Description:
This is a predicted structure of a 73-nucleotide RNA (transfer RNA) from a Defluviitaleaceae bacterium. Rfam family: tRNA. It is annotated as a transfer RNA. Its family is annotated with triplet codon-amino acid adaptor activity in the Gene Ontology. Model confidence (mean pLDDT): 80 of 100.
[in-house]
RNA sequence: GGACGAUUAGCUCAGUUGGGAGAGCGCCUGCCUUACAAGCAGGAUGUCGGGGGUUCAAGUCCCUCAUUGUCCA
Numbered sequence: 001g002g003a004c005g006a007u008u009a010g011c012u013c014a015g016u017u018g019g020g021a022g023a024g025c026g027c028c029u030g031c032c033u034u035a036c037a038a039g040c041a042g043g044a045u046g047u048c049g050g051g052g053g054u055u056c057a058a059g060u061c062c063c064u065c066a067u068u069g070u071c072c073a
Base pairs, nucleotide, nucleotide: 001072002071003070004069005068006067007066010025011024012023013022019056027043028042029041030040031039049065050064051063052062053061
């Protein structure tokens, strides 16, 4: 330098054919317990990597930039 992939909650990751942003773990509160753990109930948390475009509507499509992984040279 080139090809392909990844980037979504604190962490690991889903997200279908463009229309409701989610799961597990973690965190907070309460119940239970002498207490802790487990269990049960409830709750909070997102610039969907940045920017631009298309569209009535974008996590999803297009362009560009950044970071990162694998491969080729």
Lineage of the source: Bacteria > Bacillati > Bacillota > Lachnospirales > Defluviitaleaceae.